[in-house]
RNA sequence: CUCCACGGCGGCGAUGGAUCCCGCCAGGACGACAUGUCCGAACCGCCCGUCACAUGGGCUGAUGGUUCCUGGCCACGG
Numbered sequence: 001c002u003c004c005a006c007g008g009c010g011g012c013g014a015u016g017g018a019u020c021c022c023g024c025c026a027g028g029a030c031g032a033c034a035u036g037u038c039c040g041a042a043c044c045g046c047c048c049g050u051c052a053c054a055u056g057g058g059c060u061g062a063u064g065g066u067u068c069c070u071g072g073c074c075a076c077g078g
Base pairs, nucleotide, nucleotide: 010025011024012023013022016069017068018067020065021064027039028038029037030036045059046058047057048056
């Protein structure tokens, strides 16, 4: 580099999309057996304050991480 065989292709990680990487969850019931219905899990930021929760006040970031794209805001230059 090529070929063959087997197995897999789910969801989530505080605001959008994608590659790669990391982490987390990953079940149950019904059923007319359908591309069905219902209930779960991971997940839903931080600080002050409170016994705790809540109300209230304050703070950071489009990433879980990296890079790119898109959108928003500010400053400077053309």
The RNA shown here (Fluoride riboswitch aptamer (crcB RNA motif)) has 78 nucleotides and comes from Pedococcus cremeus. The sequence is in RNAcentral, with records from Rfam. Rfam family: Fluoride riboswitch aptamer (crcB RNA motif). For this family Rfam cites "Widespread genetic switches and toxicity resistance proteins for fluoride" (Baker et al., Science, 2012).